A computed fold for a 530-nucleotide part of an RNA from a metagenome, annotated as small-subunit ribosomal RNA, 5' domain.
The coordinates come from a structure-prediction model, not an experiment, and the mean pLDDT is 87.
The full RNA is in RNAcentral, with records from SILVA.

Context: one part of a larger RNA
RNA sequence: GAUUGAACGCUGGCGGCAGGCUUAACACAUGCAAGUCGAGCGGUAACAUUUCUAGCUUGCUAGAAGAUGACGAGCGGCGGACGGGUGAGUAAUGCCUGGGAAUAUACCAUAAGGUGGGGGACAACAGUUGGAAACGACUGCUAAUACCGCAUGAUGUCUACGGACCAAAGAGGGCCUCUAUUUAUACGCUCUUGCCUUUUGAUUAGCCCAGGUGGGAUUAGCUAGUUGGUGAGGUAAUGGCUCACCAAGGCGACGAUCUCUAGCUGGUUUGAGAGGAUGAUCAGCCACACUGGAACUGAGACACGGUCCAGACUCCUACGGGAGGCAGCAGUGGGGAAUAUUGCACAAUGGGCGAAAGCCUGAUGCAGCCAUGCCGCGUGUGUGAAGAAGGCCUUCGGGUUGUAAAGCACUUUCAGUUGUGAGGAAAGGUUGUAAUUUAAUACAUUGCAGCUGUGACGUUAGCAACAGAAGAAGCACCGGCUAACUCAGUGCCAGCAGCCGCGGUAAUACUGAGGGUGCGAGCGUUAAUC
Numbered sequence: 001g002a003u004u005g006a007a008c009g010c011u012g013g014c015g016g017c018a019g020g021c022u023u024a025a026c027a028c029a030u031g032c033a034a035g036u037c038g039a040g041c042g043g044u045a046a047c048a049u050u051u052c053u054a055g056c057u058u059g060c061u062a063g064a065a066g067a068u069g070a071c072g073a074g075c076g077g078c079g080g081a082c083g084g085g086u087g088a089g090u091a092a093u094g095c096c097u098g099g100g101a102a103u104a105u106a107c108c109a110u111a112a113g114g115u116g117g118g119g120g121a122c123a124a125c126a127g128u129u130g131g132a133a134a135c136g137a138c139u140g141c142u143a144a145u146a147c148c149g150c151a152u153g154a155u156g157u158c159u160a161c162g163g164a165c166c167a168a169a170g171a172g173g174g175c176c177u178c179u180a181u182u183u184a185u186a187c188g189c190u191c192u193u194g195c196c197u198u199u200u201g202a203u204u205a206g207c208c209c210a211g212g213u214g215g216g217a218u219u220a221g222c223u224a225g226u227u228g229g230u231g232a233g234g235u236a237a238u239g240g241c242u243c244a245c246c247a248a249g250g251c252g253a254c255g256a257u258c259u260c261u262a263g264c265u266g267g268u269u270u271g272a273g274a275g276g277a278u279g280a281u282c283a284g285c286c287a288c289a290c291u292g293g294a295a296c297u298g299a300g301a302c303a304c305g306g307u308c309c310a311g312a313c314u315c316c317u318a319c320g321g322g323a324g325g326c327a328g329c330a331g332u333g334g335g336g337a338a339u340a341u342u343g344c345a346c347a348a349u350g351g352g353c354g355a356a357a358g359c360c361u362g363a364u365g366c367a368g369c370c371a372u373g374c375c376g377c378g379u380g381u382g383u384g385a386a387g388a389a390g391g392c393c394u395u396c397g398g399g400u401u402g403u404a405a406a407g408c409a410c411u412u413u414c415a416g417u418u419g420u421g422a423g424g425a426a427a428g429g430u431u432g433u434a435a436u437u438u439a440a441u442a443c444a445u446u447g448c449a450g451c452u453g454u455g456a457c458g459u460u461a462g463c464a465a466c467a468g469a470a471g472a473a474g475c476a477c478c479g480g481c482u483a484a485c486u487c488a489g490u491g492c493c494a495g496c497a498g499c500c501g502c503g504g505u506a507a508u509a510c511u512g513a514g515g516g517u518g519c520g521a522g523c524g525u526u527a528a529u530c
Base pairs, nucleotide, nucleotide: 001530002529003528004527006526007525008524009523010522013377014376015375016374017373018372019370020369021335026333027332028331030330031329032328035078036077037076040075041074043071044070047069048068049067050065051064052063053062054061055060056059085288086287087286094213095212096211097210098209099208100207103205104204108201109200111198112197113196114195115194116150118148119147125140126139127138128137129136130135156165157164158163170193171192172191173190174189175188179186180185214260215259216258221251222250223249226248227247228246229245230244231243232242233241263285264284265283266282267278268277269276270275290311291310292309293308294307313324314323315322316321341367343366344365345364349363350361351360352359353358380410381409382408383407390401391400392399393398414471416466417465418464419463420462424457428452429451430450431449432448433447434446435445436444474519475518476517477516478515479500480499481498485514486513487512488511489510495502496501
């Protein structure tokens, strides 16, 4: 000199953009942070509509009907493995760079086929019943895209090449041209969307190898599933991954083992560079979710807001037994030099579910607080010598503060008040029309057009008007390094100090004042890195 997730002292007008527990991975009150689908199913607890019945204050009171809009609880599907947080552990099962072969992959795209025919349950519900509660138990009824057989079976899997084995589910809209039996309707037609098997792809994930990636030798030897082989098991998959048997290997001064420290990277910071230091925000990877262990489900977890076991802690209890996990967003206590609101909205972007409308979303978008940083703007402009008054100094003549002020003439950025006012909005709905599809001028899908219509921010940005210099300057330093000097007080005292050093009666070095210098909504100090 540059820099900082800074803190402290004094001071503090506005705006834009960013950032904000570096410490106790300490403990947590409260609220919210993951739901959704009735176009899978049986249904109807609540609300609304309609209809019916009774009473009658003649439009409300009671009751009934899943008929309709919808929908609590339940079965079922998909999603809770993403998104969000933290850095405890980890010096290599990690990360970075570059290679590799023995793999899986829900949703999505693509292509070839199939979607036949049966069965028995379990919730809900009803009844009985245990318990303080959490939560159950027994009996009975029932549906499905829940579950289980049978059939079919390849370009799938296995194979001793003979063969063996493996699947499925329907739902919604429209129509009566054909078929059935006239109507109604469907076991019919048609459209949409599902389901099952397989192919190819995309994406994602798992695995292997090499090199690189801290300190310590005051750590020199380490190793028994250890190193390799054969065979088997296991896995999506290779492999001592596991096991039986056999052999005796494997690693190490190119630092094994042990120990201390530490998430890694793109980057950040400094520097001319080489290099050094660092890893906040943002992005990629990894690890963790009260502590330790385990598996289940699933395409995917050994799962932050799932399950089980053990432990510590907290809470409830009728003492028999139960409940919990903020390193999600806010917030509280504690620790600390130190770090914010128990805010608004799903309007946008993105995600989950859904055919869609939509619902959910502390992701996200915004607002609030903080000079924490960077950037921009303002605190007026011109004129004004009687060089006013006052202050300070003085050789008492004067000098300086100083065009500074006052005065005069202007301007109105920003803040204030009033008004106006974009953009962030694309969508969605509805109507018409055309095309596709079809038996069809239904339905559905797509395109176009008209109408309608969605904003948290928001008193938005911007613009205009109004009034008045009106509301807006401090901090550090002045012995040398280092820009800037005098007076008074003090008297080796009180004190200063980054280094050299000042102070013992004329202190430009302490304290105050006047003056000056530097930066300026900041200025200094401390800490830290180069």